[in-house]
RNA sequence: GCCAACUUAGCUCAGCUAGGUAGAGCAGCGCAUUCGUAAUGCGCAGGUCGUCGGUUCGAUUCCGUCAGUUGGCU
Numbered sequence: 001g002c003c004a005a006c007u008u009a010g011c012u013c014a015g016c017u018a019g020g021u022a023g024a025g026c027a028g029c030g031c032a033u034u035c036g037u038a039a040u041g042c043g044c045a046g047g048u049c050g051u052c053g054g055u056u057c058g059a060u061u062c063c064g065u066c067a068g069u070u071g072g073c074u
Base pairs, nucleotide, nucleotide: 001073002072003071004070005069006068007067010026011025012024013023020057028044029043030042031041032040050066052064053063054062
């Protein structure tokens, strides 16, 4: 230099294929249980879905751009 994949909660990831109210596990907080702790059960909170544009009545989802991460080729 060229090509590809990825970027969503504190962390690991679904959801995108088929556009229509953003989810799970772990972690955190509260309650129950226990003499107490852990474990377990129930509940709560936590997100401008990487940036900027485009298409659309409507974009995490489609298109472009930039940035970052990873891999391949040279």

Predicted 3D model of a 74-nucleotide RNA (transfer RNA) from an uncultured Lentisphaeraceae bacterium. The prediction has a mean pLDDT of 81. Its Rfam family is "tRNA". Rfam links the family to the GO term triplet codon-amino acid adaptor activity. Rfam classes the family as a transfer RNA.